[in-house]
RNA sequence: CUCUUAUCCAGAGAGGUGGAGGGACCGGCCCGAUGAAACCUCGGCAACCCGGCAUGUUGGUGGCAGCGUCGCCACAUCCAGCGCCAGGGUGCCAAGUCCGGCAGACGAGUUCUGGAAGAUGAGAG
Numbered sequence: 001c002u003c004u005u006a007u008c009c010a011g012a013g014a015g016g017u018g019g020a021g022g023g024a025c026c027g028g029c030c031c032g033a034u035g036a037a038a039c040c041u042c043g044g045c046a047a048c049c050c051g052g053c054a055u056g057u058u059g060g061u062g063g064c065a066g067c068g069u070c071g072c073c074a075c076a077u078c079c080a081g082c083g084c085c086a087g088g089g090u091g092c093c094a095a096g097u098c099c100g101g102c103a104g105a106c107g108a109g110u111u112c113u114g115g116a117a118g119a120u121g122a123g124a125g
Base pairs, nucleotide, nucleotide: 001125002124003123004122005121006120007119008118013042014041015040016039017038021031022030023029025101026100027099028098043093044092045091048089049088050087051085052084053083055081058080059079060075061074062073063072064071097117102114103113104112105111106109
């Protein structure tokens, strides 16, 4: 960089350096000398991946019983699920991905639905 896939109406910022931009793109609308980007330090959010914990009234696995009956028992070793933790890898910490962009619907607009694009994780090339 490309492909696949999941998520994107929640949440979480202080200090230092720096010195004019930033919010991907375009149009808006915002943020910014009461200090933008970037970098550093510390902190936090979240729970995607790894890891850990727990769970037998989730599936699963094993055993027993039964064969007009659908039950009983066991297991956290193995696989998955739900839940919890937040040690490791990322990510994130103005505004819904800030809003729209393309298409459709009818309720006709501060509407709804889907998509595109983008971002992030995981996997693959």